[in-house]
RNA sequence: GGGCUCGUGGUCUAGUAGCUAUGACAACACACUCACACUGUGUAGGUCGAGGGUGCGAAUCCCUCCGGGCCCA
Numbered sequence: 001g002g003g004c005u006c007g008u009g010g011u012c013u014a015g016u017a018g019c020u021a022u023g024a025c026a027a028c029a030c031a032c033u034c035a036c037a038c039u040g041u042g043u044a045g046g047u048c049g050a051g052g053g054u055g056c057g058a059a060u061c062c063c064u065c066c067g068g069g070c071c072c073a
Stems, first nucleotide, its partner, number of pairs: 001072007010025003027043005049065005
């Protein structure tokens, strides 16, 4: 220098032939228990790496950039 790939709540993750984000763990509350744990129920938490574009509408398409990983030179 060239190519590919990934970047989603605290952590991991589904969703990538466009129409307002899934689940698990963790956290908190309640129930259960003498109590703790387990278990059950519920709650809060992300607008999807950043910016721009297309479009009625984008995490999902296009462009640029940033960061991680792999390959080639």

The RNA shown here (transfer RNA) has 73 nucleotides and comes from a Nanobdellia archaeon. Its mean pLDDT, the model's own confidence on a scale to 100, is 82. Its Rfam family is "tRNA".